Model confidence (mean pLDDT): 80 of 100. The RNA shown here (c-di-GMP-I-GGC riboswitch aptamer) has 80 nucleotides and comes from a Nitrospirota bacterium. The sequence was found by an Rfam model in a public genome assembly.
RNA sequence: CCCGAUAAAGCUAAACCACCCGUGAGGGCGGGAACGGAAAGCAACGGGUCUUAAGAAGUAAGACAGCCGAGCUACCGAAG
Numbered sequence: 001c002c003c004g005a006u007a008a009a010g011c012u013a014a015a016c017c018a019c020c021c022g023u024g025a026g027g028g029c030g031g032g033a034a035c036g037g038a039a040a041g042c043a044a045c046g047g048g049u050c051u052u053a054a055g056a057a058g059u060a061a062g063a064c065a066g067c068c069g070a071g072c073u074a075c076c077g078a079a080g
Stems, first nucleotide, its partner, number of pairs: 002080001003077002011036001016031002019028003040073003045069003048064005
């Protein structure tokens, strides 16, 4: 360095509930804890999914990093 253990420490926080923001996808916050070698942090670059106020479409504007891939940063250290 690859790798990711029936390891340890730490971290995140699904469903659900309350409040707040948003037209919406969704976000914030508190509770909660199913999980996760990344699902630890950052970041919409490629693909994907979703949203856009009465409706449709979209080349427009957005959401999702816990959908996949690529990128940057960081923690632990068994076997190989």